[in-house]
RNA sequence: UAUUGACAAUGGCAAACCUGCUGAAAAGCAGCGACGCAAAGCUAAAGGGCCUGUAACAUGGCAGCCAGCUACCAAA
Numbered sequence: 001u002a003u004u005g006a007c008a009a010u011g012g013c014a015a016a017c018c019u020g021c022u023g024a025a026a027a028g029c030a031g032c033g034a035c036g037c038a039a040a041g042c043u044a045a046a047g048g049g050c051c052u053g054u055a056a057c058a059u060g061g062c063a064g065c066c067a068g069c070u071a072c073c074a075a076a
Stems, first nucleotide, its partner, number of pairs: 003075003012037002018031005035064001041069003047066002049062003
């Protein structure tokens, strides 16, 4: 340090369901709970894509779709 994630350490996050609140909806927040995740950390006008909405057009959302940026441990 480009790369890789078989073993190991410290650990981290938290899908669905259910409850409460917000919202037109998608969805979000809190609690509960673990399906999974080696970036499931951050980024949503000025990358693509998807969802909701509209006669049409996002100005509403999704980073747990790809992407961009950054980073712990280990291996080599």